[in-house]
Formats: sequence, C1' cells, structure tokens
RNA sequence: UCGUGCUCCGGGACCCGGUGAAAAUCCGAACCGGCGGUGACAGUCCGCUAACUCUUCUGCUUGCAGGGGAGCCUGAUCGGUGAAAUUCCGAUACCGACAGUACAGUCUGGAUGGAAGGUAGCACGA
Repeated sequence: UCGUGCUCCGGGACCCGGUGAAAAUCCGAACCGGCGGUGACAGUCCGCUAACUCUUCUGCUUGCAGGGGAGCCUGAUCGGUGAAAUUCCGAUACCGACAGUACAGUCUGGAUGGAAGGUAGCACGA
C1' cells in the first nucleotide's frame, strides 16, 4: 500500500407576523442542504442512498420476513476571477418520498430501523 472480515461512525432546518374554532401544514417572512466523483470547494453537473410500486428467489408459522433485479424519484441561470470552477465570489432563481394532522423540505411516525459511504479502531492475509 492492497484485499477480506468484524466493530464504530454515518442528515440539517419555520425567529417573527397575518387569517382562523383549529395551521411549526395556508399567506407574508425565516431557515436547512446526506454520500462518492468531477482539472477548483456542488442541494440544482455525473452517479448513489431512504420510502413507494412491480417482479423474482429463499425461508417458514401462507402472508409475512430476508436477498437480488427493474421502475419511480425534484431542482440554475447570469456576471466576475482564474491555467482550470454549471463547484469559488456577486446577483437573482429553483427543489425537497411516504403516513398522520387544517394542505408539512422544517412537527409527529415507520426509524433505538435502513443506507450511499467514511476508513476511525481491531484481526487476518498478500
């Protein structure tokens, strides 16, 4: 340095005001930004992850659990600097699963879960 296994870690955010019987859900305003990659730092470039749907395999207690595959899955422009930036600086925009509830990116819940991954720790091997 590389490989394998185990452990660990692994998502943030409604100040304030309006209407109303009731809203952190509506209206004004505010706030937030996972992981890997990319000539230079990314919510909006290229990919990935949760949930949901379908399918397939396995297990059994026969409708559930687990594994694989597929689908679904939102959003950025202009100017500046520079060798290099849709990533930095300036400006103005935009986006955000499902269930619950007065309509939710921010509350509550599945979730003391799972995961992209990190390579922090340990062991073994080369």